[in-house]
RNA sequence: AAUUCCCCCGCAGGAGAUAUUCAAUAAAUUGAAAGCCGAAGGCGCAAAUCCGCUCGGAAACGCUCAGGCAAAGAGGACUGUGGGAUAAAU
Numbered sequence: 001a002a003u004u005c006c007c008c009c010g011c012a013g014g015a016g017a018u019a020u021u022c023a024a025u026a027a028a029u030u031g032a033a034a035g036c037c038g039a040a041g042g043c044g045c046a047a048a049u050c051c052g053c054u055c056g057g058a059a060a061c062g063c064u065c066a067g068g069c070a071a072a073g074a075g076g077a078c079u080g081u082g083g084g085a086u087a088a089a090u
Base pairs, nucleotide, nucleotide: 003088004087007084008083009082010081011080012079013078018034020033021032022031023030024029035069036068037067041065042063043062044061049058050057051056
């Protein structure tokens, strides 16, 4: 000097689903009920998929506990990019 997994910070992008019913209320606010969504987190490999290949493991798959369901805001897996830190090799 160059490269890389994970981690931290900044910037840009970032989906889905009832303006449902009832009660209170100044209100799009609050509470309850029913319905619905999956992309924080959590749980599970029963089905399908992938790795390994009878056992096992993983996810953007499944569940919907948590979270969410007009717009805005917030949150947001993940993607790109800049910087930092750590470790290894040349």

This is a predicted structure of a 90-nucleotide RNA (Glycine riboswitch aptamer) from a Thiotrichaceae bacterium. Lineage of the source: Bacteria > Pseudomonadati > Pseudomonadota > Gammaproteobacteria > Thiotrichaceae.